Small-subunit ribosomal RNA, central domain from uncultured Bacteroides sp., 346 nucleotides, folded computationally. It matches the Rfam family "Bacterial small subunit ribosomal RNA". Rfam links the family to the GO terms ribosome and structural constituent of ribosome. Model confidence (mean pLDDT): 86 of 100. The source organism's lineage runs through Bacteria, Bacteroidota, Bacteroidia, Bacteroidaceae and Bacteroides. RNAcentral holds the full RNA, with entries from ENA and SILVA.
Context: one part of a larger RNA
RNA sequence: UUGGGUUUAAAGGGAGCGUAGGCGGAUGAUUAAGUCAGUUGUGAAAGUUCAAGGCUCAACCUUGAAAUUGCAGUUGAAACUGGUUAUCUUGAGUGCAGUAAAUGUGUGCGGAAUUCGUGGUGUAGCGGUGAAAUGCUUAGAUAUCACGAAGAACUCCAAUUGCGAAGGCAGCUCACAGGAGUGUAACUGACGCUGAUGCUCGAAAGUGUGGGAAUCAAACAGGAUUAGAUACCCUGGUAGUCCACACCGUAAACGAUGAAUACUCGCUGUUUGCGAUAUACAGUAAGCGGCCAAGCGAAAGCAUUAAGUAUUCCACCUGGGGAGUACGCCGGCAACGGUGAAACUC
Numbered sequence: 001u002u003g004g005g006u007u008u009a010a011a012g013g014g015a016g017c018g019u020a021g022g023c024g025g026a027u028g029a030u031u032a033a034g035u036c037a038g039u040u041g042u043g044a045a046a047g048u049u050c051a052a053g054g055c056u057c058a059a060c061c062u063u064g065a066a067a068u069u070g071c072a073g074u075u076g077a078a079a080c081u082g083g084u085u086a087u088c089u090u091g092a093g094u095g096c097a098g099u100a101a102a103u104g105u106g107u108g109c110g111g112a113a114u115u116c117g118u119g120g121u122g123u124a125g126c127g128g129u130g131a132a133a134u135g136c137u138u139a140g141a142u143a144u145c146a147c148g149a150a151g152a153a154c155u156c157c158a159a160u161u162g163c164g165a166a167g168g169c170a171g172c173u174c175a176c177a178g179g180a181g182u183g184u185a186a187c188u189g190a191c192g193c194u195g196a197u198g199c200u201c202g203a204a205a206g207u208g209u210g211g212g213a214a215u216c217a218a219a220c221a222g223g224a225u226u227a228g229a230u231a232c233c234c235u236g237g238u239a240g241u242c243c244a245c246a247c248c249g250u251a252a253a254c255g256a257u258g259a260a261u262a263c264u265c266g267c268u269g270u271u272u273g274c275g276a277u278a279u280a281c282a283g284u285a286a287g288c289g290g291c292c293a294a295g296c297g298a299a300a301g302c303a304u305u306a307a308g309u310a311u312u313c314c315a316c317c318u319g320g321g322g323a324g325u326a327c328g329c330c331g332g333c334a335a336c337g338g339u340g341a342a343a344c345u346c
Stems, first nucleotide, its partner, number of pairs: 004317003007300002012314001014201004021194003025088007033081002035077008048066007091191001092188003095184003099180001103177004108172002110154001114150008125136002162169002206247006216240001220236004258313006266291009295302002319346003328339004
């Protein structure tokens, strides 16, 4: 390379938008680039294959024919692909009418708890643990009542629930913004799918500057435990945790399962629509779950939300270690990230 794969064996990019490219619905007409057929030229010789012939045979040699699957020209064909053109509505989008939602950004507000402060009551302990001690406390703690302050997080509702491309999103309210689904079938008329490079978003931790600082809490200190205890347990406690702006760009970023389209038995729960007078039963559409048939799978299992049957496009894999390391390059304030070997060894 051909081929084979990617839930768990190596392997799906963290996610989206989108450029080039690749692929692409129905019906006519036309063209003839791909495609197909005929024909002409060319396709050196040797070699190859076939048929003869010459060395006693063979190897070898000679003659002839074929092949030389190619390229170019030319004459045609028009099913398929492509180009051009006309039309269509089912793909896609727009409009209109309802709907649901923890979707995003910003404003304002709320109660409980926590800690702190002030004052009252009150007196000797509190706290903590397996047991203790460090710690706090007669300068009046813990407990309890009242008032005040601050910051952070939102109990119940709450659910195999909902929304979002992913990361993720949960007190209430308002403003602005986005998406989805349903119904309708008015409009456009293939406008689609995927997507290398690129751009954007991207938990937590971390970084810079400035705020904030209640809780919790790496580091650190002390007390225990222990043979030791740089831990687990306890008392404290700084970065951080929160906000604004800017960076970082990684995660078991997981469904360990790329995106899109079509097709393929059923049962059951649930969310939100729809039509109808209806709280019932069914139907239908889009989700979210459970169980199974065929099929698939090494099995576990998957099974209309496929890991089934097919097509298109992208990404990735090729024994273990060395190693996601070294070197180089690119990015970053740094931490580090991206790309990414080899020797050697089994």